[in-house]
RNA sequence: GAAGUAGAUCGGAUGAUCGCUGGUCCGUAAGGACGGGAGGAAAGUCCGGGCUCCACAGGGCAGGGUGGUCGAUAACGUCGACUCGGGGCGACCCGAAGGAAAGUGCCACAGAAAACAGACUACCCGCUAUAGGCGGGCAAAGGUGAAAAGGCGAGGUAAGAGCUCACCGCGGUCCUGGUGACAGGGCCGGCACGGUAAACCCCACCCGGAGCAAGGCCAAAUAGACAGGCGUUUAAGGAUGGCCCGUCUGAUGCCUGUGGGUAGGCCGCUUGAGGCCCCGAGCAAUCGGGGUCCCAGAUGAAUGAUUAUCACCCCGAUUUGAUCGGGGUACAGAACCCGGCUUACGAUCUGCUUCAGCG
Numbered sequence: 001g002a003a004g005u006a007g008a009u010c011g012g013a014u015g016a017u018c019g020c021u022g023g024u025c026c027g028u029a030a031g032g033a034c035g036g037g038a039g040g041a042a043a044g045u046c047c048g049g050g051c052u053c054c055a056c057a058g059g060g061c062a063g064g065g066u067g068g069u070c071g072a073u074a075a076c077g078u079c080g081a082c083u084c085g086g087g088g089c090g091a092c093c094c095g096a097a098g099g100a101a102a103g104u105g106c107c108a109c110a111g112a113a114a115a116c117a118g119a120c121u122a123c124c125c126g127c128u129a130u131a132g133g134c135g136g137g138c139a140a141a142g143g144u145g146a147a148a149a150g151g152c153g154a155g156g157u158a159a160g161a162g163c164u165c166a167c168c169g170c171g172g173u174c175c176u177g178g179u180g181a182c183a184g185g186g187c188c189g190g191c192a193c194g195g196u197a198a199a200c201c202c203c204a205c206c207c208g209g210a211g212c213a214a215g216g217c218c219a220a221a222u223a224g225a226c227a228g229g230c231g232u233u234u235a236a237g238g239a240u241g242g243c244c245c246g247u248c249u250g251a252u253g254c255c256u257g258u259g260g261g262u263a264g265g266c267c268g269c270u271u272g273a274g275g276c277c278c279c280g281a282g283c284a285a286u287c288g289g290g291g292u293c294c295c296a297g298a299u300g301a302a303u304g305a306u307u308a309u310c311a312c313c314c315c316g317a318u319u320u321g322a323u324c325g326g327g328g329u330a331c332a333g334a335a336c337c338c339g340g341c342u343u344a345c346g347a348u349c350u351g352c353u354u355c356a357g358c359g
Stems, first nucleotide, its partner, number of pairs: 001355010012310007020037002023034004039331001043342002046340005051211004063207005068082005083097001084095004098202002103200002105196003120142002123137005150168002153165003169191001170189008215267004225258008237249004274293008311329008
C1' cells in the first nucleotide's frame, strides 16, 4: 500500500431573535421570571418481562413454543464462555446442534437394484448348439444417483467376499481428565444399524386470556328509569267490600331528588430491572458496594424557524502556500415503561489476518 476480518465511538458546536409545549415560583388578573424539551434506531411490532383488569383448588387433554453443555437474567426464541460439526490460507464466521436398533410415511430423475435386498455389464467355473446360449458362483471392477448395504491396503481364492489380518470408522465395556457437553486411552465384538423428524411422531422443558382504547375517579345537556310531593281526569278497568263512600292501584301534567351512562375533565404518566463516576468479584455475560444527578410527557398530538461565527464535505475561480464565492451535512420523529432481536443510515477510530513493495 492492497484485500479482508472483528469491534468501539459520535450523530455538527456556540450565541442572538421570534415562536410551540409542559413544570416551579411571583401576581387578583393580564402577564412575568427561571430552568426542561426525541433516537441509536424513538422504526418493524418479531420475542420476553413489569404493570392493570378478568379467569383460576389440584392435575390432565388439546394447542403453541423451545431443543449441545455450563452460566447470566425479572424473563426470553436474548447474551457470555466452552464442546461438537461445517466453511475460510488466515484473522474469523456459520449451525432448529435431542431421538431414525417405539411405530408410520417418503426417497423425484437416472439406475439392474432406493431397503425383508437384488444382479445390467464385467469376472470365474461347468455344459454346449460357439450364439447377444444355458446352468451355477461372486459382489471386488464399471456405469447411475444427493445417497448403493462399512472405508482402505495386504493375505486369500477358480473368481471373489470381514473370509482372515493391520489401520480408520462403528457397537459394547472399563479407566483417566472435566461441574458438564465432551475429550483421550485400554480391552472385547467381524459389522448387525442407508437417508429423511423446518414429514407425522416420540422425549424433555416452558406457556391462563386480554391489553394504557388496560384500569380507576369526577361528571353537563337531552331522552328514558326509579322515588317523593302537588294537581287534573266522564277516573274506564282492577283490589278491598254484600253495596256506596273512602283507600290503594291506573291514565296524565308540573316540580324536586336518586342512580346508571354519554360528551367533557382528571388520575394511571413517568424515579426507573434509571444515567454518570469510583472500588470490588468474575475469562466473560453480569453482579455487589459507595458517591452523585433528576434527564420529554404531548393528546387533531409540542420539541421549530431565521440569522451570525466556527467544524467537515463537494463544486467553481485565482492559484506556490492559500484565499474568495456557491451548495451540502445521512436514516429518521417519543405516545404506559423496560430488556432483546431485526431492519434503515452518515462519518471517524482501533485491534487482528493475508499478500505485495522498500529499509
Source information
This is a predicted structure of a 359-nucleotide RNA (Bacterial RNase P class A) from a Deltaproteobacteria bacterium. Model confidence (mean pLDDT): 77 of 100. Lineage of the source: Bacteria > Pseudomonadati > Myxococcota > Myxococcia. It matches the Rfam family "Bacterial RNase P class A". By type it is a ribozyme.